[in-house]
RNA sequence: AGGGCCGGAUGGCCGCUUGCAGCAAGGCCUUCGGGUCGUGCUGUGGGAGGAAAGUCCGGACUCCACAAGACGACGGUGCCGGGUAACGCCCGGCCGGGGAAACCCGAGGGAAAGCGCCACAGAAAACAAACCGCCUGCAAUCCGCGUAUGCGGAUCACAUGGGCAAGGGUGAAACGGUGGGGUAAGAGCCCACCGCGGGGCUGGUAACAGCGCCGGCAUGGCAAGCCCCACCGGGAGCAAUGCCAAAUAGGGACUGCAUGUGGGCCUGUCUUGGCCCAGCGGUCCGGGUUGGCAGCUAGAGGGGCGGUGGCAACAUCGCUUCGAGAUGAAUGGCCAUCCAGCUUUGGGUUACGGCCCAAGGUGGACAGAAUCCGGCUUAUAGGCCCU
Numbered sequence: 001a002g003g004g005c006c007g008g009a010u011g012g013c014c015g016c017u018u019g020c021a022g023c024a025a026g027g028c029c030u031u032c033g034g035g036u037c038g039u040g041c042u043g044u045g046g047g048a049g050g051a052a053a054g055u056c057c058g059g060a061c062u063c064c065a066c067a068a069g070a071c072g073a074c075g076g077u078g079c080c081g082g083g084u085a086a087c088g089c090c091c092g093g094c095c096g097g098g099g100a101a102a103c104c105c106g107a108g109g110g111a112a113a114g115c116g117c118c119a120c121a122g123a124a125a126a127c128a129a130a131c132c133g134c135c136u137g138c139a140a141u142c143c144g145c146g147u148a149u150g151c152g153g154a155u156c157a158c159a160u161g162g163g164c165a166a167g168g169g170u171g172a173a174a175c176g177g178u179g180g181g182g183u184a185a186g187a188g189c190c191c192a193c194c195g196c197g198g199g200g201c202u203g204g205u206a207a208c209a210g211c212g213c214c215g216g217c218a219u220g221g222c223a224a225g226c227c228c229c230a231c232c233g234g235g236a237g238c239a240a241u242g243c244c245a246a247a248u249a250g251g252g253a254c255u256g257c258a259u260g261u262g263g264g265c266c267u268g269u270c271u272u273g274g275c276c277c278a279g280c281g282g283u284c285c286g287g288g289u290u291g292g293c294a295g296c297u298a299g300a301g302g303g304g305c306g307g308u309g310g311c312a313a314c315a316u317c318g319c320u321u322c323g324a325g326a327u328g329a330a331u332g333g334c335c336a337u338c339c340a341g342c343u344u345u346g347g348g349u350u351a352c353g354g355c356c357c358a359a360g361g362u363g364g365a366c367a368g369a370a371u372c373c374g375g376c377u378u379a380u381a382g383g384c385c386c387u
Stems, first nucleotide, its partner, number of pairs: 001387006008338007016047009026037004049366001053377002056375005061237004074233005079093005094108001095106004109228002114226002116222003131168002133164003140155006176194006195217001196215003200211004241294004251285007261278006301322009339364001341362009
């Protein structure tokens, strides 16, 4: 540095929850044979985790929606190959970075499609520009020669013009790097190597690697900014969903009584009349609240041993073993003995780090199922093992 495992033990007493069996009293139904329901007692079995957690991914299952396909929007994923029911997980590899090494880390597609941004410092943060510097006649003007970018001569002189970006300095990052040539000084201006780009060959399933050839070089960084490309994705979740069903209140249908009063309509107004609504009671229906039952725990099952294939993840076969299902939410409490660890006193010993003996004290973290699986992440006293 990496990986794996355990995470108190045994016994007694008293409880809690649940499966099964028996018994007891009782309710309901009955074709009187019995059936069924809960309650109590007795017996006999089961009863938290490595994370049960966060609810962050992926599924099973259930309901809702949905012709099929394409495109778009939104969200996610992002080197390659494999594993898997599936995954953003796992395994193996590649590339880049770190390390002496073991090994670790990487949001690891695209920056020559486009837009945007790059603080401070600095001349300049991207079609370039010049602070300190470098050049000293290179620029400019005139004359001569030459077809010509030029060549030669003269003038201008420490500051102006012109050239340069090598060096210094700034920065996280400075417009390829090193060396040589070249030049007034310089510069891919030229050359070699490295880097970069294009194309080829070889190896590899691939990511990619190696080796020639061509191009003087164009292309700073950021996509944890928009964006582009490829691939994936209906929604809600066990408080899903289905069933049974009380009191009470309210709704509907039929009906009995009351037919007086109020309101509405026929009808613009008045009268009369008719119909409807509002009252009390009965029978029935359906929904909700509350409650109960199912879903519910035996499944892509877990553990052990062995075989086969594979570097591995994993797949497959045989044998064996294990089994929470609660809902004001069980899985606990007390006692005894012991153990790891910590610690006190006394004694012994020492290579001064400790170690041994005796007696005593203290003492076990993180945390707890709630439909079920596969992952990830986070928490975790103390201890053991392997490389």
Predicted 3D model of a 387-nucleotide RNA (Bacterial RNase P class A) from uncultured Roseovarius sp. The model forms 95% of the base pairs in the Rfam consensus. Model confidence (mean pLDDT): 76 of 100.